[in-house]
């Protein structure tokens, strides 16, 4: 990197270093950012999946061991359907993406 399945409107920050862009690719927006974003490190936290425990079992709850995560709904939209006469509006479904587990 690939396949399958599941979830993604909740939750969770401080410090040090770095020094200019960043928020998945592209595009249009909208935000974050020298009052230092993003990234790295340390500690801390959250609890999506696995794991362990409670339960006859499910749901649910607890723990935080393995991954992961800790701005904005996956930040919104792009494709399709409907609302509807119309829309930059509303709803639903996809595509894509992220994460986990299993597989080959």
């Nucleotide at each position: 990197g690939c396949u399958u399945u599941a979830u993604c409107c909740a939750g969770a920050g401080u410090a040090g270093c770095c020094g200019a862009g960043g928020g998945u690719u592209c595009a249009g927006g909208c935000c974050c950012a020298a009052c230092g974003a993003c990234g790295c490190u340390a500690c801390a936290g959250c609890a999506a999946c696995c794991u362990g425990g409670c339960u006859g079992a499910c749901c649910g709850c607890c723990a935080a061991g393995g991954u992961g995560c800790u701005a904005c709904u996956u930040c919104c939209u792009g494709c399709c359907c409907g609302g509807c006469a119309a829309g930059u509006c509303c709803g639903g479904g996809g595509a894509a993406g992220a994460u986990a587990a299993a597989g080959g």

Record summary
The RNA shown here (SAM riboswitch aptamer (S box leader)) has 104 nucleotides and comes from a Phycisphaerae bacterium. The model forms 97% of the base pairs in the Rfam consensus. The coordinates come from a structure-prediction model, not an experiment, and the mean pLDDT is 84.